[in-house]
RNA sequence: GCCCAGGUAGCUCAGUCGGUAGAGCAGAGGACUGAAAAUCCUCGUGUCGCUCGUUCGAUUCCGGCCCUGGGCA
Repeated sequence: GCCCAGGUAGCUCAGUCGGUAGAGCAGAGGACUGAAAAUCCUCGUGUCGCUCGUUCGAUUCCGGCCCUGGGCA
C1' cells in the first nucleotide's frame, strides 16, 4: 500500500435488509436477615467512531476519514 471483519450503555454483545435503541454482567436504591451472603423488586440523559450525501425520516443506504484485529505484498 491492497483486501476482509469490526467500532452501539462502565464491560461483553444483540438490533428483523430505513420509522427516533435493547439483553446479560457490573453499578445504585429497596425488600428479606440480629448482621452478612444468596434471592426477589425497581432504576439506562448512550453525540450508535467522525464527517458529507440520499431521504419526510439514517445505528441501518452511498462517499471520504480515524481506530482495532486478521490476511496478502
Record summary:
A computed fold for a 73-nucleotide RNA from an Alphaproteobacteria bacterium, annotated as transfer RNA. Rfam family: tRNA. The family's RNA type in Rfam is transfer RNA. The coordinates come from a structure-prediction model, not an experiment, and the mean pLDDT is 81.